[in-house]
RNA sequence: CAGGUCAGCCGGACGGUUGCGCCCCGCUUAGGCGGGGUGAGGAAAGUCCGCGCUCCAUAGAGUACGGUGCUGGCUAACCGCCAGGCGCGGCAACGCGACGGCAGAGUGCCACAGAGAAGUGCAUUGCCCCCGCAAGGGGGCGAGGGUGAAACGGUGGCGUAAGAGGCCCACCAGCGUUGCCGGUAACGGCAGCGGCUAGGCAAACCCCACCGGGAGCAAGGCCAAGCAGAAGCAAGGGGCUACUCGUCCCGCCAUCAGCUUCGGGUAGGCUGCUUGAGACGGCAGGUAACUGUCGUCCCAGAUAGAUAACCGUCACCCUCCUCGGAGGGGACAGAACGCGGCUUACAGGUUGGCCUGGGCA
RNA sequence: GGGUGUAUAGCUCAAUUGGCAGAGCGCUAUCCUUACAAGAUAGAUGUUCUUGGUUCGAGUCCAAGUACGCCCA
Numbered sequence: 001c002a003g004g005u006c007a008g009c010c011g012g013a014c015g016g017u018u019g020c021g022c023c024c025c026g027c028u029u030a031g032g033c034g035g036g037g038u039g040a041g042g043a044a045a046g047u048c049c050g051c052g053c054u055c056c057a058u059a060g061a062g063u064a065c066g067g068u069g070c071u072g073g074c075u076a077a078c079c080g081c082c083a084g085g086c087g088c089g090g091c092a093a094c095g096c097g098a099c100g101g102c103a104g105a106g107u108g109c110c111a112c113a114g115a116g117a118a119g120u121g122c123a124u125u126g127c128c129c130c131c132g133c134a135a136g137g138g139g140g141c142g143a144g145g146g147u148g149a150a151a152c153g154g155u156g157g158c159g160u161a162a163g164a165g166g167c168c169c170a171c172c173a174g175c176g177u178u179g180c181c182g183g184u185a186a187c188g189g190c191a192g193c194g195g196c197u198a199g200g201c202a203a204a205c206c207c208c209a210c211c212g213g214g215a216g217c218a219a220g221g222c223c224a225a226g227c228a229g230a231a232g233c234a235a236g237g238g239g240c241u242a243c244u245c246g247u248c249c250c251g252c253c254a255u256c257a258g259c260u261u262c263g264g265g266u267a268g269g270c271u272g273c274u275u276g277a278g279a280c281g282g283c284a285g286g287u288a289a290c291u292g293u294c295g296u297c298c299c300a301g302a303u304a305g306a307u308a309a310c311c312g313u314c315a316c317c318c319u320c321c322u323c324g325g326a327g328g329g330g331a332c333a334g335a336a337c338g339c340g341g342c343u344u345a346c347a348g349g350u351u352g353g354c355c356u357g358g359g360c361a
Numbered sequence: 362g363g364g365u366g367u368a369u370a371g372c373u374c375a376a377u378u379g380g381c382a383g384a385g386c387g388c389u390a391u392c393c394u395u396a397c398a399a400g401a402u403a404g405a406u407g408u409u410c411u412u413g414g415u416u417c418g419a420g421u422c423c424a425a426g427u428a429c430g431c432c433c434a
Stems, first nucleotide, its partner, number of pairs: 001357010012314007020039008041332001045343002048341005053216004060245004065212005070084005085099001086097004100207002106205002108201003125144001126141006153172004157167002173197001175194008220271004229262005236250004278297008316329006362433007371386004380417001388404005410426005
């Protein structure tokens, strides 16, 4: 310098004028007025996971159902993150992986083609033997050709009529198992033994291990306004999606009241509501994710929804030409209880680490 | 804001355990009729919403996205 790879940051700046939401202060009977402060994002998005919070019970047990799935760690928790192992891709940096179990529980599927699709079966191409002059018939053979996404270890030898792991034949691949060593573990290395070989699919049923109670701020609480009731409940009804148990609430003479279901009415206000697993910085521990501690700071709370518009200067990009100006442009998007993640969208700019190749010193 | 569902031919819907995507109506052509309708015969019609993944093979299984609907004070 070129190409690549990984991680991060920004996503216009400054000034002026006008305007909007919220909070505080002051004035005002009120409406309102004046001053000060503050006012979107890296994804606020999709609602795909998880948690807080609220109600149902202080959230219980079992089954069903659903989810997750190499190992260790982090975390409030997770389908998240970090580190490691294994497999695959890449020369490499590095990336990707639903990555437990189909020989040691069982079942199922593998269309068409093909002799045969999973522990059994098969001879129509081919090889060999016998009978026969021949045509043909009987028998052995899955080694070869061929089919297919996939064909029941591979190479050589022995053996045989031809063949075949038929072979305590050699080597290789793969599987299981025993011992030793390294590692917390997943796993790796070495040595021995075994039967000779075991196909694929669990994002097929299923098995194993672990996890999960339900609903959601339109939850929930209070006030105001408004309307029309009906049915059911009496050892029953309901909380609690499905069942069983357990437990709680109401109720158990009648009425009132209560609870459940259906129907009718309202579409207003207050609260929940923003100080929180909070942000930034330093130090310490840890490979890291992360944790601890100290200091500083307060950083949107609207309710049909404010967070904006215009002008000037500068910066960036594109086009044009008289090389100095003119014209044009600004990604994705946008809070609605909060937070941690994942995923998806994103014009352009910028920083750093690492790898490969080349050049120069 | 929250919850939940659907997408297959022009329309309405099927598709079993993953194995050549079908039916009815409609459309086109021909016959029939003077002509139209009805009728008869023949035919065409698909990015199975999109993009990836699992598998030999996906409408079906899994993930992400898009469009449209329904419910909740």
Molecule: RNase P RNA; transfer RNA
Organism: Aggregatilineales bacterium